[in-house]
C1' cells in the first nucleotide's frame, strides 16, 4: 500500500428564542421557578418469560402442537457461548431443521432395457443347447446317409465388463481368471462390523475380521426422546354524576287530571296511565389504580476458554392515552451540486424510523463517520 475476514461504537454538534406533555417547589389564584422527556432497532408481533383473570383434586397414558448431534448458561427460549460432525474458502473465517432409513408404509417425475427381492436396448461370447458345411471315419439299395475332430451361425442360452439413460444402476484401480466376462481370485485404495484406548459426553483413533452387505427421501407418514392449560393491560382492581329503568319503605291521591286514538277546534266515545319522598342495587359516559425500581444501568474487583456468574460502590433514566418529545435562527461540520482566477464563491443539506405493562431473544431496515484484531499478496528495511 492492494484485496478480504470477524466484532465493536456512533449515527448529527453547540447556543439563543417560541412551544408540548409529565413531576417537585411556590402562589388564593392567574402563574412563575427548577428539573426530566424516544430507539438501536421503540418496527415485525416471530419464539421465551413476567404480571393479571378464567380453568383446573392426583398419577399414567393417548391425542394435538413444538423441539431434536454434545456438553453448558438462562428466570425461559425455536437464543447464547464451547464443542463435534458434513460441506466451502489458499486463509482470516463462513454455512448446515445435525435423532432413527438394520420396525413398517410410501414416493423416486422426465428420459432409461432396467428405480428396489434391480435389469438386458446396443454390445461381448459359443463353453451348454439347436441349425447348417464336413477332413478322416462309419454304413450303404453305390444315389447317398450319419457325424461327438473342425469350421459357420445365433432361434436358444451364457455375461454385465463398454456404449447410450439419469440427481441416483448394487464399490475403484490393476494383475490373475474365463468361450465371454464377473470380488469369480488375489494386491493396493474405498466400505462394514470393531475387541482396545481417548474423552463428561457428541465423537476421535484403532489390533483385527468380513468379498462388499444395508441406494436415496422422515422441512412424507411414521418410531424414539423431551416439552407445552386458556386468554391477554382493550388483562384486571377501586369509585361513581345528571337523566332513564329495577327494587323496598312511607306519605296523599284513586278523577273536574294527564296520554293516545293521521293534522287544528269543538263534541261524544273506546283505550291507557297513580304520584311524591327516602333508601338500596346494577350499570353508560366519566375519574382514579394497574405504570414503571427493573431477571435494571454504569464504574471497579474476582471465578470461566467463553455464555454468564458472585462480589462491593453509585445512579434513578418518558409514563402520554387519540396520544407530549416539536419549530426557528445563528456558528461551524461531515456529505452532494455547479462554478472557479485553485484561494476560494453559491447552493442543497443529515440514514433507518418514533415509545403505548414490563423483560429476554430472534429477525428486518439503516446515508455516513470511527475504532480493534485478523489473513492473503505486493514492496522495502
Nucleotide at each position: 500500500c492492494c484485496a478480504g475476514a470477524g466484532g465493536g461504537u456512533u449515527g448529527g454538534g453547540c447556543g439563543g428564542c417560541c412551544g408540548c406533555g409529565g413531576g417537585u417547589g411556590c402562589g388564593c389564584a392567574a402563574g412563575c421557578a427548577c428539573g426530566c422527556g424516544a430507539g438501536g432497532a421503540a418496527a415485525g408481533u416471530c419464539c421465551g418469560g413476567g404480571c393479571u383473570c378464567c380453568g383446573c383434586g392426583g398419577a399414567a397414558c393417548g391425542a394435538c402442537g413444538g423441539u431434536g448431534c454434545c456438553g453448558g448458561g438462562u428466570a425461559a427460549c425455536c437464543c447464547c457461548c464451547g464443542g463435534c460432525g458434513g460441506g466451502g474458502g489458499c486463509g482470516a473465517c463462513c454455512c448446515c431443521a445435525g435423532g432413527g432409513a438394520a420396525a413398517g408404509u410410501g414416493c423416486c417425475a422426465c428420459a432409461g432395457a432396467g428405480a428396489g427381492c434391480a435389469g438386458a436396448c446396443c454390445g461381448c461370447u459359443c463353453a451348454c443347447u439347436g441349425c447348417c458345411c464336413c477332413a478322416g471315419g462309419u454304413u450303404u439299395u453305390c444315389g447317398a446317409a450319419c457325424g461327438a475332430a473342425g469350421g459357420g451361425u445365433a432361434a436358444g442360452a451364457g455375461c454385465a465388463a463398454g456404449g447410450g439413460u439419469g440427481a441416483a444402476a448394487g464399490g475403484g484401480u490393476g494383475c490373475g481368471g474365463c468361450a465371454a466376462g464377473a470380488g469369480c481370485g488375489c494386491a493396493c485404495c474405498g466400505c462394514g462390523c470393531g475387541a482396545c484406548c481417548g474423552g463428561c459426553a457428541a465423537c476421535g483413533g484403532a489390533a483385527g475380521c468380513g468379498g462388499c452387505a444395508g441406494g436415496g427421501c422422515a422441512a412424507a407418514c411414521c418410531c424414539c426422546a423431551c416439552c407445552g392449560g386458556g386468554a391477554g393491560c382493550a388483562a384486571g382492581a377501586c369509585c361513581g354524576a345528571a337523566u332513564a329503568g329495577g327494587g323496598a319503605c312511607g306519605g296523599c291521591a284513586u278523577a273536574u287530571g294527564g296520554g293516545c286514538c293521521u293534522c287544528g277546534u269543538u263534541c261524544c266515545g273506546g283505550c291507557c296511565c297513580g304520584u311524591c319522598g327516602u333508601c338500596c342495587g346494577g350499570g353508560u359516559u366519566g375519574g382514579u389504580u394497574g405504570c414503571u425500581u427493573g431477571a435494571g444501568c454504569g464504574g471497579c474487583g474476582g471465578a470461566g476458554c467463553g455464555a454468564u456468574c458472585c462480589g462491593u460502590c453509585g445512579c434513578c433514566u418518558a409514563g402520554a392515552g387519540g396520544a407530549a418529545u416539536g419549530g426557528u435562527c445563528g456558528c461551524a461540520c461531515a456529505u452532494c451540486g455547479c462554478u472557479u482566477u485553485c484561494g476560494g464563491g453559491c447552493g442543497a443539506g443529515g440514514a433507518c424510523a418514533a415509545a403505548a405493562c414490563c423483560c429476554g431473544g430472534c429477525u428486518u431496515a439503516u446515508a455516513g463517520a470511527c475504532c480493534c484484531u485478523c489473513u492473503g499478496g505486493c514492496a522495502u528495511a
Bacterial RNase P class A from a Pseudomonadota bacterium, 381 nucleotides, folded computationally. The model forms 92% of the base pairs in the Rfam consensus. Rfam family: Bacterial RNase P class A. It is annotated as a ribozyme. A source record names the gene rnpB. NCBI's taxonomy places the organism under Bacteria, Pseudomonadati, Pseudomonadota.